[in-house]
């Protein structure tokens, strides 16, 4: 140095929950915590997952208008809006989601 990863040594980190404070949100950041981590140490290049937003698609009833049998109803065009379960496209976030980079320790 390259593989590899120990009940190693010395260290670090610190899930989920509490609080406080950013943020429309995903989530972050400080305090406490302490579930686990051989890189759970940085890095957002590729994936994936989330999260706004915009446009599409598809349902839903509501209003107008014109036509049919005309008491409901029933077709077509038009308006806004509901679900937001989908598809896309853009911008964020996630490295304790995988891969990839950069890089710590040191048996066998």
């Nucleotide at each position: 140095g390259c593989c590899c990863g120990a009940u190693a040594a010395g260290a670090g980190c610190a899930c989920a929950c509490c609080c406080g404070g950013a943020g429309u949100g995903a989530u972050c950041c400080g305090g406490g915590g302490c579930c686990g981590c051989a890189a759970a140490a940085c890095u957002a290049g590729a994936g994936g997952u989330c999260u706004a937003c915009u446009g599409g698609a598809c349902g839903c009833g509501g209003c107008c208008a014109a036509g049919g049998c005309a008491u409901c109803c029933c077709u077509u065009g038009g308006c806004a809006g509901c679900c937001c379960c989908c598809c896309a496209g853009c911008a964020g976030a996630u490295a304790g989601c995988u891969c990839g980079g950069u890089g710590c320790c040191g048996a066998a």
c-di-GMP-I riboswitch aptamer from a Gemmatimonadota bacterium, 108 nucleotides, folded computationally.
It was read from a public genome assembly, where an Rfam model found it.
Its Rfam family is "c-di-GMP-I riboswitch aptamer". From the family's description: GEMM was predicted in a large-scale screen for bacterial structured RNA regulatory elements.
The prediction has a mean pLDDT of 78.
Taxonomically the source falls in Gemmatimonadota (Bacteria, Pseudomonadati).